[in-house]
RNA sequence: GACACUAUAGCUUAGUGGUUGAGCACACGAUUGCAAACUACGGUCAACAAUCGUGCGGUCCCGUGUUCGACCCACGGUAGUGUCU
Numbered sequence: 001g002a003c004a005c006u007a008u009a010g011c012u013u014a015g016u017g018g019u020u021g022a023g024c025a026c027a028c029g030a031u032u033g034c035a036a037a038c039u040a041c042g043g044u045c046a047a048c049a050a051u052c053g054u055g056c057g058g059u060c061c062c063g064u065g066u067u068c069g070a071c072c073c074a075c076g077g078u079a080g081u082g083u084c085u
Base pairs, nucleotide, nucleotide: 001084002083003082004081005080006079007078010024011023012022013021018068026055027054028053029052030051031050032049033048037044038043061077062076063075064074065073
C1' cells in the first nucleotide's frame, strides 16, 4: 500500500428494511440454607450462599445519503483483527 472481516448495555453476544433482545454483572424484594451476635432459651436477627421475581442499563463506532421507514442498504471516515504485497 491492496483486500477481507469486525464495531449493538459495564462484559459476552443475537438481531440482514417494520417495537433494539438475551446471558453474566449491578440494584431491590421473596423463599430456603447456614448461623456471627443477642436472648426471658420460646425465639430475634446482620453478613454470606442457592433459587425465583422485579428493576436499572443502548447516540446500534462517526458522518452523509437512499427509503414512508435504516442496527440492517449505498458512500466517506475512525478503530481493531487477519491475509497478501